[in-house]
Predicted 3D model of a 72-nucleotide RNA (transfer RNA) from a Bacteroidaceae bacterium. Its Rfam family is "tRNA".
RNA sequence: GCCUCUGUAGUUCAACGGAUAGAAUAGCGGUUUCCUAAACCGUUGAUCUGGGUUCGAUUCCCAGCGGAGGUA
Numbered sequence: 001g002c003c004u005c006u007g008u009a010g011u012u013c014a015a016c017g018g019a020u021a022g023a024a025u026a027g028c029g030g031u032u033u034c035c036u037a038a039a040c041c042g043u044u045g046a047u048c049u050g051g052g053u054u055c056g057a058u059u060c061c062c063a064g065c066g067g068a069g070g071u072a
Base pairs, nucleotide, nucleotide: 001071002070003069004068005067006066007065010025011024012023013022018055027043028042029041030040031039048064049063050062051061052060
């Protein structure tokens, strides 16, 4: 260089083209406890970038960027 796969909360993952983008964990606050941990309750936080298709895009298409694997 070329080919394939991939990119969503800090992390690990969900999401028939139509939901307020959902959960676990982490963070923060609280209850409990002599204190800590555990447990329970609440809460913050995300679609890599730019175009296109569509009434509607996390989802489909193109290009770029990042990551993984393959290949002379």